[in-house]
RNA sequence: GCCUGAGUAGCUCAGUGGCAGAGCAAUCGGCUGUUAACCGAUUGGUCAUAGGUUCGAAUCCUAUCUCAGGCG
Numbered sequence: 001g002c003c004u005g006a007g008u009a010g011c012u013c014a015g016u017g018g019c020a021g022a023g024c025a026a027u028c029g030g031c032u033g034u035u036a037a038c039c040g041a042u043u044g045g046u047c048a049u050a051g052g053u054u055c056g057a058a059u060c061c062u063a064u065c066u067c068a069g070g071c072g
Stems, first nucleotide, its partner, number of pairs: 001071007010024004018055001026042005048064005
């Protein structure tokens, strides 16, 4: 230098054009003599960045950034 993959909640990841979700974690409550476990609820998002396409984009296109792998 070229090619491929990944980037979404604090963490691990879903979501293949039409309301952004799950598990764990955190907070609050229930249960318990207490803790843990269990049960319920709540909080938490610049969907890497910038443009484009579209009535509508996390999703499609282009460029850039970061990480991983491959080729030279």
This is a predicted structure of a 72-nucleotide RNA (transfer RNA) from a Bacilli bacterium.
Its Rfam family is "tRNA". By type it is a transfer RNA.
NCBI's taxonomy places the organism under Bacteria, Bacillati, Bacillota, Bacilli.